[in-house]
RNA sequence: GGGCGGUUAGCUCAGUUGGUUAGAGCGCUGCUUUCACACGGCAGAGGUCACGUGUUCGAGUCACGUACCGCCCA
Numbered sequence: 001g002g003g004c005g006g007u008u009a010g011c012u013c014a015g016u017u018g019g020u021u022a023g024a025g026c027g028c029u030g031c032u033u034u035c036a037c038a039c040g041g042c043a044g045a046g047g048u049c050a051c052g053u054g055u056u057c058g059a060g061u062c063a064c065g066u067a068c069c070g071c072c073c074a
Base pairs, nucleotide, nucleotide: 001073002072003071004070005069006068007067010026011025012024013023019057028044029043030042031041032040050066051065052064053063054062
């Protein structure tokens, strides 16, 4: 330098053919339970969907560019 894949909550990851409000598990916070802790139960917070531009009535999803990570080729 070229090719392919990935980037969504603090972490690990879903997200169908573009369509109503962006989700799960773990973690975190509060309450409950206990003498207390843990476990369990209930409730809650937390997201510029890597960044930018475009296409579209509508983009996490499509196109292009950029950045970072991984693999392969030279």
The RNA shown here (transfer RNA) has 74 nucleotides and comes from a Victivallaceae bacterium. It was read from a public genome assembly. The prediction has a mean pLDDT of 81. Its Rfam family is "tRNA". Rfam classes the family as a transfer RNA.